[in-house]
Overview:
A computed fold for an 87-nucleotide RNA from Syntrophomonas sp. UBA1376, annotated as c-di-GMP-I-GGC riboswitch aptamer. Of the family's consensus pairs, 95% are formed in the model. NCBI's taxonomy places the organism under Bacteria, Bacillati, Bacillota, Clostridia, Syntrophomonas.
RNA sequence: ACCGACAAAGGCAAACUCGUCGAAAGGCAAGGACGCAAAGCCAUGGGUCUAACGCUCCACAGAGCUAUGAUCGCCAGGUUUCCGAAG
Numbered sequence: 001a002c003c004g005a006c007a008a009a010g011g012c013a014a015a016c017u018c019g020u021c022g023a024a025a026g027g028c029a030a031g032g033a034c035g036c037a038a039a040g041c042c043a044u045g046g047g048u049c050u051a052a053c054g055c056u057c058c059a060c061a062g063a064g065c066u067a068u069g070a071u072c073g074c075c076a077g078g079u080u081u082c083c084g085a086a087g
Stems, first nucleotide, its partner, number of pairs: 002087001003084002011036002016031002019028003034073001040079003044076003047071003054065004
């Protein structure tokens, strides 16, 4: 350095509930643990989600398209990093 143990000490926290912000996806805070060795951080590439604004259709109601929005607990990449059995 790779690697990751029925190891030790710690860490994070899915679903769900509640509050709050947001048009929504979703974020944040509290509770809660399904899981996680980068489930720390960065939207750079791909994926996925949303569609306010905009555009199109439409008599209305409404429908469709689009990221500049969101997701790093979807994958890849970049970057930082605790511990130390076996190999």